A computed fold for a 159-nucleotide RNA from uncultured Anaerococcus sp., annotated as Lysine riboswitch aptamer. The coordinates come from a structure-prediction model, not an experiment, and the mean pLDDT is 77.
[in-house]
RNA sequence: GAUAGAGGUGCGGAAAUCAUUAGUAAGGUAUUUUUUUGAGGGAAAUGAAAAUACUUGAAAGGGUUAUCUACCGAGGGAUUUUAAGUCUGCCCGAGAUUUAAAGUUACCGGGACGAUUGGAGAAUAUCUGUCGUACUGCCAUUAUUAAUGGUGAGCUGUC
Numbered sequence: 001g002a003u004a005g006a007g008g009u010g011c012g013g014a015a016a017u018c019a020u021u022a023g024u025a026a027g028g029u030a031u032u033u034u035u036u037u038g039a040g041g042g043a044a045a046u047g048a049a050a051a052u053a054c055u056u057g058a059a060a061g062g063g064u065u066a067u068c069u070a071c072c073g074a075g076g077g078a079u080u081u082u083a084a085g086u087c088u089g090c091c092c093g094a095g096a097u098u099u100a101a102a103g104u105u106a107c108c109g110g111g112a113c114g115a116u117u118g119g120a121g122a123a124u125a126u127c128u129g130u131c132g133u134a135c136u137g138c139c140a141u142u143a144u145u146a147a148u149g150g151u152g153a154g155c156u157g158u159c
Stems, first nucleotide, its partner, number of pairs: 001159005008072001010071001012069003016065001018063001026056010036044001040092003075108002077105011109136002112133005118127001137151006
C1' cells in the first nucleotide's frame, strides 16, 4: 500500500401497519366586534381579521410493531454557498429559524441513564450541543486476571 473483517439496545435509507395528533386546523351557515397581528414601508373596505352557536371534518412531523436494504467515519456535528418554507391574511424586505443539495473541516470509538442550552412539537415523545455517572470495544503499560492511560488517520487477519 492492497484486500477481508470485528465491537452491538452499532449506524443510515425505504415502504407498510396501528394509535396519538383531534373533534384540533380548515370549510359552510347565522350573529357580534375590530381595523390589519415579525422591525420598517406599501396596497386593500362589496375587503381582511377575531369571537360565539350549529354542521362537515383533515394532514405533516414524531411514536409502536414487524419487514426489506446499504454499511462499520457507518453516520453525526460545525461552517460556506444555492433553493424552498415558517415567523404573515397580501406585496417589498432587515433578522431569526427549518428542510434539501454541494463544498470545507483529523470536532465525535459506541450505545444507555441523568441534568441542561437551543430548535421543533399536542406531548413527559423526539432532534442537536454541553456536562456528569456507570457500562462497553480496541491499543499500550504495569505492581497482572486486575488496575492505569489513551481513543477510529484507530484495531485484527492475509498478501